[in-house]
c-di-GMP-I riboswitch aptamer from a soil metagenome, 88 nucleotides, folded computationally. The sequence is in RNAcentral, with records from MGnify. Its mean pLDDT, the model's own confidence on a scale to 100, is 82.
RNA sequence: GAUAAGGGCAAACCUGCCGCGAGGCAGGGGCGCAAAGCCGUGAGUCUCUUUGGAAGCUACAUUCGAGAGAGAUUGUCUGGUUGCCGAA
Numbered sequence: 001g002a003u004a005a006g007g008g009c010a011a012a013c014c015u016g017c018c019g020c021g022a023g024g025c026a027g028g029g030g031c032g033c034a035a036a037g038c039c040g041u042g043a044g045u046c047u048c049u050u051u052g053g054a055a056g057c058u059a060c061a062u063u064c065g066a067g068a069g070a071g072a073u074u075g076u077c078u079g080g081u082u083g084c085c086g087a088a
Stems, first nucleotide, its partner, number of pairs: 001085001008033002013028006031075001037081003042077002044073008053064003
């Protein structure tokens, strides 16, 4: 980063499996991507467990907000790292 070449990956959705869940894996499928390869730094968002607080209240429920721990996502941004081609 190009109306190039060779290619690569694969959104939503569907099917099956795993997980409490967010979600992941495989097959199909193609929205898109110059790193939409890999890692998971700092965040964002989401899930689970838990501790207080406020409102409400006969009780149950419900709502709002704060903290801690464990996870998920990276095709949310940022960071690290590796790679194909070689026009302007």